[in-house]
RNA sequence: CACUUAUCAAGAAAGGUGGAGGGAUAACGCCCUAUGAAACCUUGACAACCCAUUUUAAUUAUUAAUUAGAAGAAGGUGUAAACUCGUUUCUAUCUCCCGACUUUGCUCGUGAAGAAAGAAUAGAUAAGUC
Numbered sequence: 001c002a003c004u005u006a007u008c009a010a011g012a013a014a015g016g017u018g019g020a021g022g023g024a025u026a027a028c029g030c031c032c033u034a035u036g037a038a039a040c041c042u043u044g045a046c047a048a049c050c051c052a053u054u055u056u057a058a059u060u061a062u063u064a065a066u067u068a069g070a071a072g073a074a075g076g077u078g079u080a081a082a083c084u085c086g087u088u089u090c091u092a093u094c095u096c097c098c099g100a101c102u103u104u105g106c107u108c109g110u111g112a113a114g115a116a117a118g119a120a121u122a123g124a125u126a127a128g129u130c
Stems, first nucleotide, its partner, number of pairs: 002129007013043005021032003026088004045079002048077003051072001053071008084122001089119003093115003097111001098109003101105001
């Protein structure tokens, strides 16, 4: 890097170096930032996944194992503004506007704007496979 599976609710900052950017990518929006961005370092933290350990329940082929949950933070990965900052593609709903009509209907429209929802795509992280 590729593939598979799961999750993306919540959570958690101080100091030092640094010196202008940053919020994955593109566009638009919005935001953070000289009251100091990114990056790096130190210390502490968080508890998402793997989990040392403790514990509850159920099941089984019962010195144990598996499954589900709770606690915890020793270890590994990760994380520490805003939902993965929001939108973009599709689906169906609602509001409102505009337009159409031998039909005036709460009808119709590859129509505009907005609201809230679901799905997909993409991305991130973990665990695993090659």
The RNA shown here (SAM riboswitch aptamer (S box leader)) has 130 nucleotides and comes from a Bacteroidota bacterium.
The coordinates come from a structure-prediction model, not an experiment, and the mean pLDDT is 78.
Rfam family: SAM riboswitch aptamer (S box leader). The literature on the family includes a 2006 paper in Nature by Montange and Batey, "Structure of the S-adenosylmethionine riboswitch regulatory mRNA element".
NCBI's taxonomy places the organism under Bacteria, Pseudomonadati, Bacteroidota.